The prediction has a mean pLDDT of 82. Predicted 3D model of a 101-nucleotide RNA (Guanidine-I riboswitch aptamer) from Viridibacillus soli. Rfam family: Guanidine-I riboswitch aptamer. Rfam's curators write: This family represents a conserved RNA structure found upstream of the ykkC and yxkD genes in Bacillus subtilis and related genes in other bacteria. The function of this family is unclear although it has been suggested that it may function to switch on efflux pumps and detoxification systems in response to harmful environmental molecules.
Formats: sequence, structure tokens, C1' cells
RNA sequence: GAUAAUGAUUUCUAGGGUUCCGUGGCAUACUUGCUAGUCUGGUCCGAGAGAAAUCUCAUAGCGAUUUCGCUAUGCCACGGAAGGAUAAAAGCCUGGGAGAC
Repeated sequence: GAUAAUGAUUUCUAGGGUUCCGUGGCAUACUUGCUAGUCUGGUCCGAGAGAAAUCUCAUAGCGAUUUCGCUAUGCCACGGAAGGAUAAAAGCCUGGGAGAC
């Protein structure tokens, strides 16, 4: 320097805050308002470097013979600051980026 699946989706988890609900406090015309996330929570957001499933791709083997089916494999991965979105924050996004090794 080149190539490359270091693929996509869904469901969840670690984690995250506070729109809504609930909870606590205060007020109240008794139904609502204000306030607290330094409220365990439900909704919600949520991982490249967390999990599972499905699909897809590559390679190899086997089977079939109208280009398909089945099986196996697909490792590794330290990481800011800053900014951005949403109500808000974050292991979200910029980003397997900068940088380090």
C1' cells in the first nucleotide's frame, strides 16, 4: 500500500437516564399542581470490542445435477477527550474513528 463478512436483523443483558406511569415530599378548590432519579421500579434508550436466535456471505467436505441441499469452520479486538440525538443520559451515534500496542 492492496484485499477482506471485522455482515445484517430481531430478542435480551451489563449499563443509562427521567418524557409517561408508579413511588416519596409539599400544596390543594379533592381533583389536580409543584417537586425529587442522591426513588428499588414498569414503559423508554441500550453495546464493534456482551449473550442468544434467524438470515446472509466466504471456504472446505458430502450428496444431488439446473445451480441446489446438508454438515463444519469464520479467530481476534487496549482505547480517550470532545461533540451529537432524543425528555434525558449512557458501553447509543461520530467510532473496530484519533491514539496506543